[in-house]
Molecule: transfer RNA
Organism: Patescibacteria group bacterium
RNA sequence: GCCCAGGUGAUGAAAUUGGUAAACAUGACAGACUUAAAAUCUGUUGAGGGCAACCUCCUGUGGGUUCAAGUCCCACCCUGGGCA
Numbered sequence: 001g002c003c004c005a006g007g008u009g010a011u012g013a014a015a016u017u018g019g020u021a022a023a024c025a026u027g028a029c030a031g032a033c034u035u036a037a038a039a040u041c042u043g044u045u046g047a048g049g050g051c052a053a054c055c056u057c058c059u060g061u062g063g064g065u066u067c068a069a070g071u072c073c074c075a076c077c078c079u080g081g082g083c084a
Stems, first nucleotide, its partner, number of pairs: 001083007010026003019067001027045006046057004060076005
């Protein structure tokens, strides 16, 4: 340099061929149980705003197509593999 695969919450990941992003698990925090702990169970857990109901933004970065993009197209960045 060329080709292939990938980049999504704190972490591992799902999203079934474009239609409400984050299911499920782990971790963290709070509570229940316990003399205390472990285990187990329950709740919360991206960012900003709001007393709240809710609102806006977010899928590596920047554009494009579309009523609608994590998904399709273009460029770039990063990681892994292959070829030379």